[in-house]
The RNA shown here (transfer RNA) has 74 nucleotides and comes from an uncultured Bacteroidales bacterium.
RNA sequence: GGCUCCGUAGCUCAGUAGGUCAGAGCACCACACUUUUAAUAUGGGGGUCCUGGGUCCGAGUCCCAGCGGAGUCA
Numbered sequence: 001g002g003c004u005c006c007g008u009a010g011c012u013c014a015g016u017a018g019g020u021c022a023g024a025g026c027a028c029c030a031c032a033c034u035u036u037u038a039a040u041a042u043g044g045g046g047g048u049c050c051u052g053g054g055u056c057c058g059a060g061u062c063c064c065a066g067c068g069g070a071g072u073c074a
Stems, first nucleotide, its partner, number of pairs: 001073007010026004019057001028044003032040001050066005
């Protein structure tokens, strides 16, 4: 340098024939229980979906460019 894949909550990820889809688990906070912690049960907060454009009535999802990461070829 070429090609392929990935980038969504603090972490690990799901969500792809574009619409009522913004979620799960863990973590965090509160309350209950307990002598306290832990465990358990219940509830709650938290992300303009890597960035910028484009298409569309409508984009996490499609297209282009860029940035970052992984793999592979040279």